[in-house]
RNA sequence: ACGCGUAGGCGGGGUCGGUGCAAACCCGAACCGGCGGUGAAAGCCCGCGAACCGAUCGAGGAAUCGAUCGGCUGACCCGGUGGAACUCCGGGGCCGACGGUGACAGUCCGGAAGGGAGUCCGCGCGU
Repeated sequence: ACGCGUAGGCGGGGUCGGUGCAAACCCGAACCGGCGGUGAAAGCCCGCGAACCGAUCGAGGAAUCGAUCGGCUGACCCGGUGGAACUCCGGGGCCGACGGUGACAGUCCGGAAGGGAGUCCGCGCGU
């Protein structure tokens, strides 16, 4: 240094105004951007995670819960610089699970003090 095992830490951001009996949900304006990769820095290039659906297995009297595997999974262009950029600079755009709510939600509340891609650090074994 690499591989395997294992303990621990960390691991998602964002609102004001108007209308209205009532809206952080409508209208106007504003704001936000997980993780790894990529010739150079990415919400919208490739992939991963969460959520949702299914199958199998396990627990349960049941409701239901858990594990594994599979499925599903949003959105970008133009110009400039450069050896190299859909990543930088300039301009103009676009996107955002499920359930809830007196009224339609990326920004409020909830599952969630959860899970998590991954990242940091230690220990053991091997090369």
Predicted 3D model of a 127-nucleotide RNA (FMN riboswitch aptamer (RFN element)) from a Streptomycetaceae bacterium. NCBI's taxonomy places the organism under Bacteria, Bacillati, Actinomycetes, Kitasatosporales, Streptomycetaceae. The coordinates come from a structure-prediction model, not an experiment, and the mean pLDDT is 85.